A computed fold for a 59-nucleotide RNA from Heterocephalus glaber, annotated as transfer RNA. Taxonomically the source falls in Heterocephalus (Eukaryota, Euteleostomi, Tetrapoda, Theria). The prediction has a mean pLDDT of 83. It matches the Rfam family "tRNA".
RNA sequence: GUAGCUCAGUGGUAGAGUGCAUGCUUUGUAUGCAUGAGGUCCUGUGUUCAAUCCUCAGC
Numbered sequence: 001g002u003a004g005c006u007c008a009g010u011g012g013u014a015g016a017g018u019g020c021a022u023g024c025u026u027u028g029u030a031u032g033c034a035u036g037a038g039g040u041c042c043u044g045u046g047u048u049c050a051a052u053c054c055u056c057a058g059c
Stems, first nucleotide, its partner, number of pairs: 001059001004018004012049001020036005042058003046054001
C1' cells in the first nucleotide's frame, strides 16, 4: 500500500478533497450551487463473535 488522482480513518455494515456524469445558473465548454456514480481497503495466513485496523509471511 484505502475511489481515476492526493490522502483521512480506526476492532463493529469506509470518508474527504480533486476529477468524472447529470441538472440549475451563465454570453459561455469558465466560475458557482445541487445531486449522483465510482472501493475484492496489495496477496495469503493467524487471533477474534466481528479485521481496512492486531499477528506472521510474501510482493